[in-house]
Molecule: transfer RNA
Organism: Lingula anatina
RNA sequence: GAAUGAUUAACUUAAUGGUAAAGUAUUUGGCUCUUAACCAAAAAAUGCGGGUUCGAUUCCCGCAUCGUUCA
Repeated sequence: GAAUGAUUAACUUAAUGGUAAAGUAUUUGGCUCUUAACCAAAAAAUGCGGGUUCGAUUCCCGCAUCGUUCA
C1' cells in the first nucleotide's frame, strides 16, 4: 500500500428495512438476626459523519479503532 472481517448497556452476546432483546454486573425493595443466595423492580447502548428510504443496528460512501491475509 491492497483485500477482508469486526465495532450495539459497565462486560459478554442477540436483532438480515417496521416499538433495540437477554445473561452477568450495578441500584432499589422484599425475604433473612446479619451477609450471601433467592424473589420483584429500575437505570443503562446502535463507534463518528453523510447518503438512500415513508421508515436504517440492518443497505451505500467516507473517517476512526482493532483483527486476519497478501505485498